[in-house]
Context: one part of a larger RNA
RNA sequence: CUGGGCGUAAAGCGCACGUAGGCGGCUAGGUCAGUCAGAUGUGAAAGCCCCGGGCUCAACCUGGGAACUGCAUUUGAUACUGCCUGGCUUGAGUAUGGUAGAGGGAGGUGGAAUUCCAGGUUAGCGGUGAAAUGCGUAGAUAUCUGGAGGAACACCAGUGGCGAAGGCGGCCUCCUGGACCAAUACUGACGCUGAGGUGCGAAAGCGUGGGGAGCAAACAGGAUUAGAUACCCUGGUAGUCCACGCCGUAAACGAUGUCGACUAGCCGUUGGAUCCAUUUAAGGGUUUAGUGGCGCAGCUAACGCGAUAAGUCGACCGCCUGGGGAGUACGGCCGCAAGGUUAAAACUC
Numbered sequence: 001c002u003g004g005g006c007g008u009a010a011a012g013c014g015c016a017c018g019u020a021g022g023c024g025g026c027u028a029g030g031u032c033a034g035u036c037a038g039a040u041g042u043g044a045a046a047g048c049c050c051c052g053g054g055c056u057c058a059a060c061c062u063g064g065g066a067a068c069u070g071c072a073u074u075u076g077a078u079a080c081u082g083c084c085u086g087g088c089u090u091g092a093g094u095a096u097g098g099u100a101g102a103g104g105g106a107g108g109u110g111g112a113a114u115u116c117c118a119g120g121u122u123a124g125c126g127g128u129g130a131a132a133u134g135c136g137u138a139g140a141u142a143u144c145u146g147g148a149g150g151a152a153c154a155c156c157a158g159u160g161g162c163g164a165a166g167g168c169g170g171c172c173u174c175c176u177g178g179a180c181c182a183a184u185a186c187u188g189a190c191g192c193u194g195a196g197g198u199g200c201g202a203a204a205g206c207g208u209g210g211g212g213a214g215c216a217a218a219c220a221g222g223a224u225u226a227g228a229u230a231c232c233c234u235g236g237u238a239g240u241c242c243a244c245g246c247c248g249u250a251a252a253c254g255a256u257g258u259c260g261a262c263u264a265g266c267c268g269u270u271g272g273a274u275c276c277a278u279u280u281a282a283g284g285g286u287u288u289a290g291u292g293g294c295g296c297a298g299c300u301a302a303c304g305c306g307a308u309a310a311g312u313c314g315a316c317c318g319c320c321u322g323g324g325g326a327g328u329a330c331g332g333c334c335g336c337a338a339g340g341u342u343a344a345a346a347c348u349c
Stems, first nucleotide, its partner, number of pairs: 004320003007303002012317001014200004021193003025088007033081002035077008049065006091190001092187004096182004103176007110153001115148007124135002161168002205246006214240002219235004257316006265294012298305002322349003331342004
């Protein structure tokens, strides 16, 4: 070098864009670098291996052969790969016409509810397993009217939709990304992956300035209990919200990298196209892009997966190598900090 793996046993980077690199469609010609064949030279001797010989044998010594899988030069071969030139359209993309959508950003706006404030009526309210703390004759709770303010958007709502992932849900307007479908036209391999790199990235947390209704770490009180630094109750501050800037993690999960090709069916659902039928509606078929349930072959240690593969293959990247020590120490890099990232060893079983 070859050889094993990564859903749950150790193992897919949280996700994307993309540099180098790796890999790359059909076809014609050229070249002959890779590749293949022949020849020549070289590949010291010894050793190894084979066939002999010599010490009584062996070790040892010795003759011959083979081998030295390599390198250089040269002559050829041209299928494949590379390189050069030309062509092609199926990969990729562009244009045209449509479609669906909580995709993203900004601005505006609506109703329900909670809380607070003001006003009208009186004696309890609240809370629990039961209570108490708490609130209330300084007028609470309940109820009605008016007002303030913040946050979230019931029903619709759906193994529904959109997004690369994180994620996205009242309504309206503006700006904006992507996807899908159909039929043509165009470009002509422009592609795939992607070490480094760059960007995005829930919640919590941090900085500055706002905001603060409800909820609520910390904290206080009441209960429970042997105790109760908890579970339950009454309060309650950061925070949760907004703007800008950091942080860069997660059971960031489908615990399943991305792209492509191929491989029985059946049932549902979403978006399109098309055909049939029907008075309309409901309906049925074909096809396409998603999203679910079952299932053949096959795979799997089993569970299960099964055209959305964990099946059969290809390209490229990442990762794993017994448990603990430890995702720790040290060092580097990043960060305001919290910490993140990269990442051992002794020792021990």